Model confidence (mean pLDDT): 81 of 100. Transfer RNA from an uncultured Verrucomicrobiales bacterium, 73 nucleotides, folded computationally. It was read from a public genome assembly.
RNA sequence: GGGCGAAUGGCGCAGCGGCUAGCGCAGCGGCUUUACACGCCGUUGGUCGGGGGUUCGAAUCCCUCUUCGCCCA
Numbered sequence: 001g002g003g004c005g006a007a008u009g010g011c012g013c014a015g016c017g018g019c020u021a022g023c024g025c026a027g028c029g030g031c032u033u034u035a036c037a038c039g040c041c042g043u044u045g046g047u048c049g050g051g052g053g054u055u056c057g058a059a060u061c062c063c064u065c066u067u068c069g070c071c072c073a
Stems, first nucleotide, its partner, number of pairs: 001072007010025004018056001027043005049065005
């Protein structure tokens, strides 16, 4: 330099045009315990990497930039 893939809560991921973006873990509050752990109930937390475009509607499709990974040279 070229090709491919990834970027979504603190972490790991799902969702690939259509309701208000979900799941697990973690966090917080409560129950339980002498206390902790486990377990149970509830709950907080998201510019969906940045910008632009298409569309009635974009996390999802297109363009561009950034970062990371793999392959080729």